[in-house]
């Protein structure tokens, strides 16, 4: 110099004018509150997104028992928790940094392996080779019948270990030495997955559990439209007071409880409704469940101090933890957080250069966090690995 | 904002122990008719929203995405 792998950062800057929300002070105008208007101050994100997962918080629920659902899955660690994170072990790729793996079991049991192909799970004689019998014959063979062989073609994703030799009529782990792989035993390391040496067996046992299981550990539902206080209101119906009155009731005024009707099925002959989804049982239980009309579409509280951000040191290979100091930084509810000028920055285009033009992504908070997962213009940093040339 | 469901041919749906995707109706040809309809018979027409992954193979099992629908406020 060139290629390449990983990890990290940024997400324009600065000033004018003009507009938005949220708090604070002050002032003005009505009616304890609210308006307006002036000042100050804070106002989006790495992902705020997908809503995929895990916790906070809140309501309910917490007798059991069968039968069934759901999730994770190598080991060890880290955290409030986890389908997350880190180290590390095994498989796979790669000359290398480095990637990637839903990575328990397939000698618990059940099931699938289409199509091809003779034969697809403890398998199989298509060609092919051997042997034996007949039969033709051009004395090489050749056809056919019974048997032997998976060593050698062919098929398939996959065909029941691989090379070599001994054997044999031809062959075959039928034997043998060597590899490779399961299995048991013994030794070392290792906290463990593992991993390394030594012996012995029968010689060899296919693949799919993101196919039903088993095995081990985990999990109560539901969600801020969770959940809570207060206002208003409709049909009505009850007090109280005052006035009428043919004593039936009418009216006008203040307070109270408060949506109406119409059908089902039910009030110990138990309808719902809770005990994760079924049943059995067990508790509460007096409404409950559909369909039609009617009102309000208000305010507050949750709700912005938090497993919070930054720095410093200290343990720790590293996710992380610990003390110590510092900061307070969006709370809208038809939903703000934006617009426009100028100068600058960056990258492209005009042959530098001035200058002109163009372009700066993605996408926007809605109870809160800690992950993944996806989308992203132009850049910049930091390790490492290959290659090549100089010294 | 929270829950929840569906994407197969132009339009409506099926598609189970994973094994060459199946009907209706539309469209297009031929008969048949004087001629339309109706009726016969042809044959086309799809990478099952979209991309990965498990498997020897995926509409179908897993994950990720994208698009569409649906229900949920208060007297209750």
């Nucleotide at each position: 110099g060139g290629g390449g792998u990983u990890g990290g950062c940024u997400g324009g800057g600065c000033g004018g004018c003009c507009g938005c929300g949220g708090c604070g002070a002050c002032g003005u105008c009505g009616u304890a509150c609210g308006a307006c208007a002036u000042c100050g101050u804070c106002g989006a994100g790495g992902a705020a997104g997908g809503u995929c997962c895990g916790g906070g918080c809140u309501c309910c629920a917490c007798a059991g028992g069968g039968c069934g659902c759901g999730g994770u899955g190598g080991u060890g660690g880290g955290u409030a928790a986890c389908c997350c994170c880190c180290a590390c072990c095994c498989g796979g790729g790669g000359c290398a940094a480095c990637c990637u793996g839903c990575g328990g079991g397939a000698c618990a049991g059940u099931g699938c392996c289409a199509c091809a192909g003779a034969g697809a799970a403890c398998a199989g004689a298509c060609c092919g080779c051997c042997g034996u019998c007949c039969g033709g014959c051009u004395c090489g063979c050749c056809g056919g019948g019974c048997g032997g062989u998976c060593a050698g073609g062919g098929u398939g994703a996959a065909a029941c270990g691989g090379c070599g030799g001994u054997g044999u009529a031809a062959g075959a782990g039928a034997c043998c030495a060597c590899c490779a792989g399961c299995a048991c035993g013994c030794c070392g390391g290792g906290u463990g997955a593992c991993c390394g040496g030594c012996g012995u067996g029968g010689c060899u046992c296919g693949g799919c559990a993101a196919a039903c299981c088993c095995c081990a550990c985990c999990a109560g539902g539901a969600g801020c439209a969770a959940g809570g206080u207060c206002a208003a209101g409709a049909a009505g119906u009850c007090c109280c007071g005052g006035g009428c009155u043919u004593c039936g009731g009418c009216c006008c005024g203040g307070g109270g409880c408060g949506c109406g009707c119409g059908c089902a099925c039910g009030u110990u002959c138990g309808a719902g409704g809770g005990c994760g989804g079924c049943c059995c049982g067990c508790c509460c239980g007096a409404g409950u469940g559909c369909g039609c009309g009617g009102g309000u579409a208000g305010a507050c509280c949750g709700c912005a101090c938090g497993a919070g951000g930054c720095g410093a040191c200290c343990g720790g290979c590293a996710a992380c933890g610990g003390u110590c100091g510092u900061c307070c930084u969006a709370g809208a509810u038809g939903g703000a957080u934006g617009g426009u000028c100028g100068c600058c920055c960056c990258c492209c285009g005009g042959u530098c250069a001035a200058c002109c033009g163009g372009g700066g992504a993605c996408a926007g908070a809605a109870c809160c966090c800690g992950g993944c997962c996806u989308a992203c213009a132009c850049g910049c940093c930091a390790a490492c690995c290959c290659c090549u040339c100089c010294g | 904002g929270c829950c929840g469901g569906u994407g197969u041919a132009g339009c409506u749906g099926a598609g189970u122990u994973g094994g060459u995707a199946c009907a209706g109706c539309a469209g297009g040809g031929u008969c048949c008719u004087u001629g339309u309809a109706a009726g016969a018979c042809c044959a086309a027409g799809a990478u099952c929203g979209c991309a990965g992954g498990u498997u020897c193979g995926a509409g179908u099992c897993c994950u990720g995405u994208c698009a569409c629908c649906g229900g949920c406020u208060c007297c209750a």